[in-house]
This record gives sequence, C1' cells and structure tokens, in this order.
RNA sequence: GCAACCAUGGUCUAGUGGUAGAAUACCUGCCUGCCACGCAGGAGACCCGGGUUCGAUUCCCGGUGGUUGCA
Repeated sequence: GCAACCAUGGUCUAGUGGUAGAAUACCUGCCUGCCACGCAGGAGACCCGGGUUCGAUUCCCGGUGGUUGCA
C1' cells in the first nucleotide's frame, strides 16, 4: 500500500428493512439475625457523516477504530 471481516447498555452477545432482546454487572424492594443465594421490579446501548426508502441497527458510499491475510 491492497483486500476481507468486525463495531449494539459497564462487560459479553442476539437481531439484519417496521421503534433492540438475553446473560452478567449496577440500583430498589422482599427473603435472612447479617452477608451470600434466591424472588420481584428498575435504569442503561445500535462508532461517525451522507445516500436509498413511507420507514435504516439492518441496504449502498465515505470516514474512524480493531482483527486477519497479502505485498
């Protein structure tokens, strides 16, 4: 320098055109003599810009970052 793949709550991960779900962590309550476990509830996310579309996390283009391969 070129190419492929990836980027989603604090962490990890699903979803791939119609308003994003699980796990874990966190907060509150219950339980307990206390803690832990358990139970119930809560808050928290689509890397950035543009395009297509009635509608974009999803499709297209560019950028940024990461991984891998080639040179």